[in-house]
RNA sequence: GGGCCGGUAGCUCAGUGGUAGAGCACCAGUCUUAUAAACUGGCGGUCGUGAGUUCGAUCCUCAUCCGGCCCA
Numbered sequence: 001g002g003g004c005c006g007g008u009a010g011c012u013c014a015g016u017g018g019u020a021g022a023g024c025a026c027c028a029g030u031c032u033u034a035u036a037a038a039c040u041g042g043c044g045g046u047c048g049u050g051a052g053u054u055c056g057a058u059c060c061u062c063a064u065c066c067g068g069c070c071c072a
Stems, first nucleotide, its partner, number of pairs: 001071007010024004018055001026042005048064005
């Protein structure tokens, strides 16, 4: 320098055009003498960034940043 994959909640990840989700973590409650476990509820997101297409973009297109792998 070229190619491919990835970037979404604090963490690990789903979601491939039409209201952004799960598990864990955290907080509160129930239970317990108490803690843990279990159960119930809650909190938490400018979907890496910028632009384009579209009535509508996490999703499609382009550029760019970061990480990984391969080639040179």